Annotation: This is a predicted structure of a 130-nucleotide RNA (SAM riboswitch aptamer (S box leader)) from Actinoplanes sp. RNAcentral records the identical sequence in 2 taxa. The RNAcentral record of the sequence draws on Rfam and Ribocentre.
RNA sequence: ACCUCAUCCAGAGGGGUAUCAGGGAUACGGCCCGACGACGCCCCGGCAACCACCGCGCUCGACUCGAUGACGAGGCUCGCGCCCGGCAGGUGCUAAUUCCGUCCCGGUCCAGCGCCGGGGAAGAUGAGAA
Numbered sequence: 001a002c003c004u005c006a007u008c009c010a011g012a013g014g015g016g017u018a019u020c021a022g023g024g025a026u027a028c029g030g031c032c033c034g035a036c037g038a039c040g041c042c043c044c045g046g047c048a049a050c051c052a053c054c055g056c057g058c059u060c061g062a063c064u065c066g067a068u069g070a071c072g073a074g075g076c077u078c079g080c081g082c083c084c085g086g087c088a089g090g091u092g093c094u095a096a097u098u099c100c101g102u103c104c105c106g107g108u109c110c111a112g113c114g115c116c117g118g119g120g121a122a123g124a125u126g127a128g129a130a
Stems, first nucleotide, its partner, number of pairs: 003128006013044005022033003027102004045094003050090002053086003057082002060079003063074004098122001103119006
């Protein structure tokens, strides 16, 4: 790289840098950002809470106890899972819904365009798997 799962209409900006000029993933169309310096890189701040960690509770299983046919009780201990809360260690993110459309279905319409709703594809991030 490929594969699996989850999420993607919320949120969060200042400074520096230069022999910077294009940038918004890709193609096309649109629309934006950009010499008042975008994009990138660096520094500091911030947002969020996927993973990790901590706590309360619950379910299931193990376990323990009492029975001894399948049962009942317990919640000291362990594991998986779920919900809630906390934390901010590992990531991530910090213009515009992933900027919007493109492919399919439905609604609106006589129809088309447009608009609305749903899905897909592609992409991003995390976790896993390999």